Predicted 3D model of a 71-nucleotide RNA (transfer RNA) from a Candidatus Sungiibacteriota bacterium. Rfam family: tRNA. RNAcentral holds the sequence, with entries from ENA. Model confidence (mean pLDDT): 80 of 100.
RNA sequence: GCGAGUGUAAUUUAGUGGCAGAAUAUCUGCUUCCCAAGCAGGUUGCGCGAGUUCGAUUCUCGCCACUCGCA
Repeated sequence: GCGAGUGUAAUUUAGUGGCAGAAUAUCUGCUUCCCAAGCAGGUUGCGCGAGUUCGAUUCUCGCCACUCGCA
């Protein structure tokens, strides 16, 4: 330099146009003499910009970051 892929919560991830879900973590409460475990509940979210569309995490384009391959 060329090509391909990935980007969603603090972490691991599901989600192929119509309310963004789970597990772990964290916080609160219950339980316990205390801790741990258990149970119940809460908070944290679509890499950035533009376009298409009534509506975009999803489709298109650009940028950024990372990974892989070729040279």